This is a predicted structure of a 103-nucleotide RNA (Glycine riboswitch aptamer) from Clostridium thailandense. Rfam family: Glycine riboswitch aptamer. Rfam's curators write: This family represents the bacterial glycine riboswitch. Its mean pLDDT, the model's own confidence on a scale to 100, is 81. Lineage of the source: Bacteria > Bacillota > Eubacteriales > Clostridiaceae > Clostridium. The RNAcentral record of the sequence draws on Rfam.

This record gives sequence, C1' cells and structure tokens, in this order.
RNA sequence: AUGAAAAUAGCGUGAGAUAACAGUUUGUUAACCGAAGAAGCAAUGAUUUAGUUCCCACACGACUACAUCAGAAACUUUCAGGUACCCGCAGCGCUAUAGGACG
Repeated sequence: AUGAAAAUAGCGUGAGAUAACAGUUUGUUAACCGAAGAAGCAAUGAUUUAGUUCCCACACGACUACAUCAGAAACUUUCAGGUACCCGCAGCGCUAUAGGACG
C1' cells in the first nucleotide's frame, strides 16, 4: 500500500394472508399466510460392519448392502410470528465502523 467475505449500526426499498362476537386496541372461535426466528432433507463425502471380486492365502484396492455422522435454500413444516393502519419482516442498494481473504 490493493482492500474480498462475513458481522454491527444507520438510511432507503420491501410481499403474502380475515371474518364474526365481545368490547378494547386486546381476548375467544374458526380460517388463512410465509420473508423475524426455529426445525427437516438431496446430491455428495467420511467411518464401521457384512458380502462379492482380485490373490496359493492374507492384506490393500474395487463394487454392493445396512447403519452412523456431516450436508443448501427463497424448498418443506407452520412451533413461533403474522393477516386495517403503524410497527416488524427475508432479500437488495448505499453509507459508516471495525475487519484483513487475495495481490
């Protein structure tokens, strides 16, 4: 001295889905939504066991099967959250702080 990712904060943007009753900004009942959060898993990789193959035989290697672990999301679930407005909301953009991959 180039200054990536992820993180934090601020600003901007930001979808979906409701009625009834009570009578208060909530509660009850039934229905609905997916983009806070949370949970689940595919290909694949690793490990154990067993079998087959190779071998005089064992071992290694290869293949097959079971089990275990790791394994993504905007997919799925709808626990949580949400369904007038406001607030909030993943993602995206900009700024700042720190950061220090790469060169």